Context: one part of a larger RNA
Molecule: large-subunit ribosomal RNA, domain I
Organism: Lactuca saligna
RNA sequence: CUUAUGGUGGAUACCUAGGCACCUAGAGACGAGGAAAGGCGUAGUAAGCAAUGAAAUGCUUCGAGGAGUUGAAAAUAAGCAUAGAUCUGAAGAUUCACGAAUAUGUUAACCUUUCAAACUGUUGCUGAAUCCAUGGGCAGGCAAGAGACAACCUGGCGAAUCGAAACAUCUAAGUAGCCAGAGGAAAAGAAAGCAAAAGCAAUUCCCAUAGUAGCGGCCAGCAAAAUGGGAUCAACCUAAAUUGUGAAAACGGGGUUGUGGGAGAGCAAUACAAGUGUCGUGCUACUAGGCGAAGUAGUUGAAUGUUGCACCCUAGAUGGCGAAAGUCCAGUAGCCGAAAGCAUCACUAGCUUAUGUUCUGACCCGAUUAGCAUGGGGCACGUGGAAUCUCGUGUGAAUUAACAAGGAUGACCUUGCAAGGCUAAAUACUCCUGGGUGACCGAUAGUGAAGUAGUACCGUGAGGGAAUGGUGAAAAGAACCCUCAUCGGGGAAUGAAAUAGAACAUGAAACCAUAAACUC
Numbered sequence: 001c002u003u004a005u006g007g008u009g010g011a012u013a014c015c016u017a018g019g020c021a022c023c024u025a026g027a028g029a030c031g032a033g034g035a036a037a038g039g040c041g042u043a044g045u046a047a048g049c050a051a052u053g054a055a056a057u058g059c060u061u062c063g064a065g066g067a068g069u070u071g072a073a074a075a076u077a078a079g080c081a082u083a084g085a086u087c088u089g090a091a092g093a094u095u096c097a098c099g100a101a102u103a104u105g106u107u108a109a110c111c112u113u114u115c116a117a118a119c120u121g122u123u124g125c126u127g128a129a130u131c132c133a134u135g136g137g138c139a140g141g142c143a144a145g146a147g148a149c150a151a152c153c154u155g156g157c158g159a160a161u162c163g164a165a166a167c168a169u170c171u172a173a174g175u176a177g178c179c180a181g182a183g184g185a186a187a188a189g190a191a192a193g194c195a196a197a198a199g200c201a202a203u204u205c206c207c208a209u210a211g212u213a214g215c216g217g218c219c220a221g222c223a224a225a226a227u228g229g230g231a232u233c234a235a236c237c238u239a240a241a242u243u244g245u246g247a248a249a250a251c252g253g254g255g256u257u258g259u260g261g262g263a264g265a266g267c268a269a270u271a272c273a274a275g276u277g278u279c280g281u282g283c284u285a286c287u288a289g290g291c292g293a294a295g296u297a298g299u300u301g302a303a304u305g306u307u308g309c310a311c312c313c314u315a316g317a318u319g320g321c322g323a324a325a326g327u328c329c330a331g332u333a334g335c336c337g338a339a340a341g342c343a344u345c346a347c348u349a350g351c352u353u354a355u356g357u358u359c360u361g362a363c364c365c366g367a368u369u370a371g372c373a374u375g376g377g378g379c380a381c382g383u384g385g386a387a388u389c390u391c392g393u394g395u396g397a398a399u400u401a402a403c404a405a406g407g408a409u410g411a412c413c414u415u416g417c418a419a420g421g422c423u424a425a426a427u428a429c430u431c432c433u434g435g436g437u438g439a440c441c442g443a444u445a446g447u448g449a450a451g452u453a454g455u456a457c458c459g460u461g462a463g464g465g466a467a468u469g470g471u472g473a474a475a476a477g478a479a480c481c482c483u484c485a486u487c488g489g490g491g492a493a494u495g496a497a498a499u500a501g502a503a504c505a506u507g508a509a510a511c512c513a514u515a516a517a518c519u520c
Stems, first nucleotide, its partner, number of pairs: 002516006014470002018441002020438007027430002030147001039096001040053003044076002049071001050057001059092005068080003103112001105110001119145002121142002123139004152183001153181005163170001167217001193200002204231004214222002236421002238366001242253004258400001260365003264359005273353004280347003284343001286341002289336003295309005310327002312316001318330003371395007381407001403416004457464002477504001480491004
């Protein structure tokens, strides 16, 4: 060096108990009736996990179910169960201490005490300086708030790296981060709007307009809108004039609009309709379930394969069973089902709502407002000719014969009616639940986590953060004998197989050993 046989090692192929991505339906629950999170306990028998709370591996009631059962998890002990257990659905009871933590304190899960819901809110009583009032005090009652929460949403505060090939305006970006608040969505929203000589008709979202018009140390970059096409469509309430009650405050009627409206004065006239719908009744769905077709013989360790002869199908989805199953099991198609709880829908008692026209320049139509000056912000728009929107400071109108907008400004024209409020759907997201899918992964992959996983371990701390899957169909997990301190080994036995023996399926390479041949 070659060949062979082994060892070591754990690649490869196969597998999956766990992940990943999405679709669909639901839900977005919780909490002073004490939550989320964690602590400590609870079993006849160690710890961790799961379950549970001194009523502690569980209690009660009502259903479903029908033979075993006392968690994963063996063994043993002692029990329970056709007088219906275990398991399972609904509704209740119990629920240590900590924690918003709330009697006081505290180094969370503890201490102390004259046993108390602390604080905010709310009700009543009392009545300091000081008449009223305010502060303070008292009492009992109420139990609305507080905290938690993955992302989505609104608001407030608000960077830097980076890019500009340096850097300062600019960009990154109103992003990250922090804070506050709300909901299942939020926000926005019923024109003081767009438009352009033609018209539209609240908001939101998508497509397109368009990387266009523009903005920009006109660098880097930023970046619309109208029109058009779709998704979805829904509208309403108040202030005022005026009027009634009342000492007043206040409440009730009236009224809500832009071809201006209302009030006021006058004339005329009247519908039984529309909307909502808590109580009640009923339907349906959900939270357990039930029924559910059709195959045997030979071969084999084992049949689902194969051979022979058959059958079912509103069911040939899927998974399991000793190899590949429509006809073995669970199921599947189809059909049926609720004492209790919850939801949708329908009906219904009830509740709410309603006219037209004529006249009128007199009354009303949202004031520390609009606008202006100045300093900012935001609009795609960096102060620009800079409109429109908005904030600080200072000023400060008009009242329908008015006012605002149409990108400086004025006139004309057109459009609208600010300074009060509410509003479903189309839209965004997924901590979570049910069902389903995958030219997604298959143990150095896929979540960090297929096993005690945010565990072990590291760090004072913030924080960092692993590894480890596969005997066999079934433990049948090797009685007994020999070697023997143990480990290990040799027989025997089990098994289809033990070179499947627990350091267990397959078992590559590096590396090691033995044997043989050849060479030195």